The RNA shown here (c-di-GMP-I riboswitch aptamer) has 87 nucleotides.
[in-house]
């Protein structure tokens, strides 16, 4: 050094609900609050996967409906970097 495993939430993150703003909306930010996580620390121009659908393009008399990432998720895999122990 490199790989594998496993405890503990003491330090540390924070889901759902509610609440304020912000966005068309996915969804985000900040209080509340704790479902969980030993990488729930980063990356969304390696890369796959969800999600949305202001617009855009089709079909349609209307009403509608289908596809479309440019735009969102790192708590979905993955990518990298890293702590304590034991092997």
């Nucleotide at each position: 050094a490199a790989c594998u495993u496993c405890a503990u939430a003491u330090c540390g993150c924070a889901a759902a609900c509610c609440c304020a703003c912000c966005g068309a909306a996915a969804g985000g930010u900040g209080g509340u609050g704790a479902c969980g996580c030993a990488a729930a620390g980063c990356u969304a121009u390696a890369g796959g996967g969800a999600c949305u659908a202001c617009u855009u393009c089709u079909u349609g008399u209307c009403a509608a409906a289908g596809a479309a990432a440019u735009g969102u998720c790192a708590g979905c895999c993955a990518g990298u970097u890293g702590c304590a122990a034991a092997g």
Annotation:
Rfam family: c-di-GMP-I riboswitch aptamer. Gene Ontology term of the family: cyclic-di-GMP binding. The sequence was found by an Rfam model in a public genome assembly.